[in-house]
Notes
The prediction has a mean pLDDT of 76. The RNA shown here (Bacterial RNase P class A) has 407 nucleotides and comes from Alphaproteobacteria bacterium RIFOXYD12_FULL_60_8. Rfam family: Bacterial RNase P class A. By type it is a ribozyme. NCBI's taxonomy places the organism under Bacteria, Pseudomonadati, Pseudomonadota, Alphaproteobacteria. The model forms 95% of the base pairs in the Rfam consensus. The gene name in the source record is rnpB.
RNA sequence: UCAGACGGUCGGAUGGCCGCCCUUGCCUUUGGGCGGGGGAGGAAAGUCCGGGCUCCACGGAAACACGGUGCCGGAUAACGUCCGGCGGGGGCGACCCUAGGGAAAGUGCCACAGAAAGUAAACCGCCCUUCAUUGGCCUCGCGCCGCGAAGGGUAAGGGUGAAAGGGUGCGGUAAGAGCGCACCGCGUCGGCAGCAACGUCGGCGGCAUGGUAAACCCCACCGGGAGCAAGACCGAAUAGGGACGGUUGUCGGCUCACGCUGACACGCGGUGUUUCCGCGCCGCCGUCCGGGUUGGUUGCGCGAGGCGUCCGGUAACGGGCGUCCCAGACGAAUGGCCAUCCGUCGCGUUGCGUCCGCAAGGAAACGAACGCGGCGACAGAACCCGGCUUACAGACCGUCUGACGCU
Numbered sequence: 001u002c003a004g005a006c007g008g009u010c011g012g013a014u015g016g017c018c019g020c021c022c023u024u025g026c027c028u029u030u031g032g033g034c035g036g037g038g039g040a041g042g043a044a045a046g047u048c049c050g051g052g053c054u055c056c057a058c059g060g061a062a063a064c065a066c067g068g069u070g071c072c073g074g075a076u077a078a079c080g081u082c083c084g085g086c087g088g089g090g091g092c093g094a095c096c097c098u099a100g101g102g103a104a105a106g107u108g109c110c111a112c113a114g115a116a117a118g119u120a121a122a123c124c125g126c127c128c129u130u131c132a133u134u135g136g137c138c139u140c141g142c143g144c145c146g147c148g149a150a151g152g153g154u155a156a157g158g159g160u161g162a163a164a165g166g167g168u169g170c171g172g173u174a175a176g177a178g179c180g181c182a183c184c185g186c187g188u189c190g191g192c193a194g195c196a197a198c199g200u201c202g203g204c205g206g207c208a209u210g211g212u213a214a215a216c217c218c219c220a221c222c223g224g225g226a227g228c229a230a231g232a233c234c235g236a237a238u239a240g241g242g243a244c245g246g247u248u249g250u251c252g253g254c255u256c257a258c259g260c261u262g263a264c265a266c267g268c269g270g271u272g273u274u275u276c277c278g279c280g281c282c283g284c285c286g287u288c289c290g291g292g293u294u295g296g297u298u299g300c301g302c303g304a305g306g307c308g309u310c311c312g313g314u315a316a317c318g319g320g321c322g323u324c325c326c327a328g329a330c331g332a333a334u335g336g337c338c339a340u341c342c343g344u345c346g347c348g349u350u351g352c353g354u355c356c357g358c359a360a361g362g363a364a365a366c367g368a369a370c371g372c373g374g375c376g377a378c379a380g381a382a383c384c385c386g387g388c389u390u391a392c393a394g395a396c397c398g399u400c401u402g403a404c405g406c407u
Base pairs, nucleotide, nucleotide: 001403002402003401004400005399006398007397008396009395010394012341013340014339015338016337017336018335020039021038022037023036024035025034026033027032041378045389046388048387049386050385051384052383053227054226055225056224066223067222068221069220070219071085072084073083074082075081086100087098088097089096090095101218102217106216107215108212109211110210123158124157125154126153127152128151129150130149131148133146135145136144137143138141166184167183168182169181170180171179185207186205187204188203189202190201191200192199231298232297233296234295241289242288243287244286245285246284247283248265249264250263251262252261253260254259266280267279268278269277270276305324306323307322308321309320310319311318312317342376343375344374345373346372347371348370349369350368352367353366354363355362356361
C1' cells in the first nucleotide's frame, strides 16, 4: 500500500424567529400575562421469547393429556438469551457456521432410477460342474480354445441411485467373500486427564448396528388463564330498573289551610246473577336505593435505573463506593422556517499541481481552489424491563490476519 476478519462509537453542528407537550415560580381585572426547568431510539419497529405488575381460577401432591426446550459447564428474576468449553463442517489465516439427546423399545417412510432400498438382492460380469458342438488349433487326446443350453457358486469389477449391508492393502480362493492378517472406522471393557461434554492410551470383538426423530415415538427438564382496552376510584344531564307512600268521582261534616272522615256512585277481583267482602290496576306525584353509558382521576414514571471508579471472575456477570433524577402524551406533544458551517453528489470556472510537446504552445482525465445547485439514512415512545429478529445514507475508532514493497 492492497485485500480481508472481529469488536465498538456516532448518525449533522451553531445561532435567530414562530410554535407544541409536561412541570414549576410570580403577578392577576380569574380571561390570562411574564419567567425557570425538562422533552424519543439504537432500533422507540415486528410483537417472536422470557419476566415484573394486575385481575380471574386453584386445598396439597402425583398421574395423564397438550405445548415447549434439548452437547457440557456457568451467568441470570427468567429465557428459546448471553458467556466459556467440547464435537462436526468451512477458510492459507484472523475467524466463521452448527436444533448437536435417543435409530442394537417399537411403528412408519426411503421418490425417480435400479436385479435388489432392509428377513437383502444375481442385470451385466467372474468362476465351477454336466450336457451339446456343424467352428478353430495340433502333440490327434473322452485334449485345448471358442460358441450354446441347464444347474450352481460369487457382492471383487461394471451399471442405477442421495444411500447398495464397513474402507484401504496384502494373503487366500475355482472365482470370491472379515475367510485370515495389518492399519483406519465402529462397538465394548479398562487405565489416565477433565466438574462434565469429551479427549487419549491399551486390551478384546471379525462387523452385528443403512438413512430418517423440524415422522410418530422414547427419555430428561419446564409450563394455570387472560392482559394497562389489566385493574382501582369518582360519577352527571337524560332515559331505563327496584322499593315505599299518596292518588277515582259527587255530596256532607270538621279545619284558616294542608288534610282527615262518613255516605252514595264508578271500575276491578272472588269463573254466571244478587247480597256481602276486598282492592283502586294503568297512569301521575313524592321520597329513597341500585347498576351502567359519555366524561374525569388513578394505574404512570426511583427503576432487575444511568454514569464514573475500585474489587472478584478468562468471560457473561456479580459486589462495594461516589454521583445523577432523565418524556409521560391520549384524534396522541417532541416540530417548522431562515442564516452560517460540516459531510457528500452533480455541473461550471481557473489552469496552481499534473499531462502532451524539443520549444512556442496546448489539453482538461486526476488532484487543488472557487462558484452554483441537490441531498443529510432507517424510523418515531404509549404500563415497564431483559432478549431475539428485522430496517439503516454516511462517517469514525480499536485489535487482528494474509500478500507485496522498502529499511